[in-house]
Molecule: Bacterial RNase P class A
Organism: Candidatus Limnocylindrales bacterium
RNA sequence: CGAGAAGGCCGGACGGUCGCGUGUCCCAUCGGCGCAAGCCGUGACCCGACACGAGGAAAGUCCGAGCUCCACGACGCAGGGUAGCGGGUAACACCCGUCCGCCGCAAGGCGAGGACCAGCGCCACAGAGACGAGCCGGCAGGUCGGCAACGGCCGGGCCGGUGUGAAACGGGCAAGCUCUACCUGGAGCAAGGCCAAAUAGGAGAGCCGUCGGGCGCGAGCCCGGCAGGAGCGCGUCGCUCCGCUCUCGGGUCGGCCGCUAGAGGCGGCGGGCAACCGCCGCCGUAGAUGGAUGACCGUCCCCGACCUUCGGGUCGGGACAGAACUCGGCUUACAGGCCUUCUCGCUGG
Repeated sequence: CGAGAAGGCCGGACGGUCGCGUGUCCCAUCGGCGCAAGCCGUGACCCGACACGAGGAAAGUCCGAGCUCCACGACGCAGGGUAGCGGGUAACACCCGUCCGCCGCAAGGCGAGGACCAGCGCCACAGAGACGAGCCGGCAGGUCGGCAACGGCCGGGCCGGUGUGAAACGGGCAAGCUCUACCUGGAGCAAGGCCAAAUAGGAGAGCCGUCGGGCGCGAGCCCGGCAGGAGCGCGUCGCUCCGCUCUCGGGUCGGCCGCUAGAGGCGGCGGGCAACCGCCGCCGUAGAUGGAUGACCGUCCCCGACCUUCGGGUCGGGACAGAACUCGGCUUACAGGCCUUCUCGCUGG
């Protein structure tokens, strides 16, 4: 220098203008006290100030957990899952180490690696035959035909059968059923809990105007008018509805909690080959609910194309994607770039 292997990191920077979400501060048009000025309490709406505000995958929702509710005597079966051996972990199908097999010159990579002397099933093509050797073949025997060579039939044992094929009577396959060992309740933050409006409806208590008519012995009931009440934000009008008032309880609209401190991150020391573990120190507010985290401009950065007087200039592009209870993993997507270690080849000292 070229070709690779493994691991890790970044994934635009700064400034300005406007805008959004959350928190804190400020703050009364609220409540109380006071004759008042004002003081105290609560911090609701608006304005303002400050702080913070997506990811390495927030994704797929594929595994494993925390948390919540429901169910639950024990054991077994069924169903689902895992699978060399050892270790790590809250747990795992994840991770680490190691053995074996396969791939690669190598660094390394991949593995769905328990069991086919329990049973069933499968083994393409070729081949007589792919597992009851049933069929082919050759071997010896009997019998029939024929002068004979030979041919037909019958039952028998052979697998030593050229060759075919990945594999030939030895078997192989459980990325087939199955068996063995071990694990395993279900649903999910729309979990679940709390507060609670109007109207309607439920339960209880008290009250139930006036005029006319009707019924009833009566308490009272029915019909109509007036009065009254409720709703349409308030007032007037209008419209609609209605026995009234109070209390209690349920649910709906709505609101609040769950809601972010996490099996958390970073550094040092120690243990361990490693995954990881222990101790010490430091750090730290995303929490929306039709769902904020944005848009524009300027300077710069990276990449590409073109032009160039080699100073630079012009144009275009800068990915995948976006939290929604929270973690540990896996898988998938991703413009461009950086770092470390290692392997092979070539060249130079």